[in-house]
Molecule: Fluoride riboswitch aptamer (crcB RNA motif)
Organism: Siccirubricoccus sp. G192
RNA sequence: CCCCCCGCAGGGGAUGGGGUCCCCCCUUCAACCGCCGAAGAGGCUGAUGACUCCUGCUGCGCG
Numbered sequence: 001c002c003c004c005c006c007g008c009a010g011g012g013g014a015u016g017g018g019g020u021c022c023c024c025c026c027u028u029c030a031a032c033c034g035c036c037g038a039a040g041a042g043g044c045u046g047a048u049g050a051c052u053c054c055u056g057c058u059g060c061g062c063g
Base pairs, nucleotide, nucleotide: 009027010026011025012024013023016054017053018052019051020050021049034044035043036042
C1' cells in the first nucleotide's frame, strides 16, 4: 500500500416528519434514485423496508 473477514458505529431502502425493530443493503467513485410502453409521447400505484402516529393528498357519508 492492496485484498478479505469480524466487531463497533454511521448511512441507505421511488414524495414529508416522529417513534419502534423483527427485515434487507452499503462502508463513501457505496447502498438508493418505482411501474407500463420497442422508444418517444403518454399513462399508473404508494407519503412505510415493515408497524404505528402526525402532516399532506384522495374517495364516501354526516353536520